RNA sequence: GCCCAGGUCGUCUAGUGGUAUGGCGACGGUCUCGAAAACCGUUCCCUUUGGGAUCGCAGGUUCAAAUCCUGCCCUGGGCG
Repeated sequence: GCCCAGGUCGUCUAGUGGUAUGGCGACGGUCUCGAAAACCGUUCCCUUUGGGAUCGCAGGUUCAAAUCCUGCCCUGGGCG
């Protein structure tokens, strides 16, 4: 230098153009004399019956992008 795979919440992970999914952990609650287990909620931000943001970074295509296209960064592998 070229090629391939990958980068999604604290962590692991699903998602091949139309609601960002599930597990674990953490926090709160229900239950209990108390705890564990189980169940429910939250887990990025806000003025919280709700709203907004978000998929490595920056652009582009599209009514609509984690997804398609271009460049770049990082990790792993291969070739020279």
This is a predicted structure of an 80-nucleotide RNA (transfer RNA) from Methanosarcina siciliae HI350. It matches the Rfam family "tRNA". By type it is a transfer RNA. From the family's description: Transfer RNA (tRNA) molecules are approximately 80 nucleotides in length. Model confidence (mean pLDDT): 80 of 100. The sequence is in RNAcentral, with records from ENA, GtRNAdb, MGnify and Rfam. A source record names the gene tRNA-Ser-CGA-1-1. Taxonomically the source falls in Methanosarcina siciliae (Archaea, Methanobacteriota, Methanomicrobia, Methanosarcinaceae).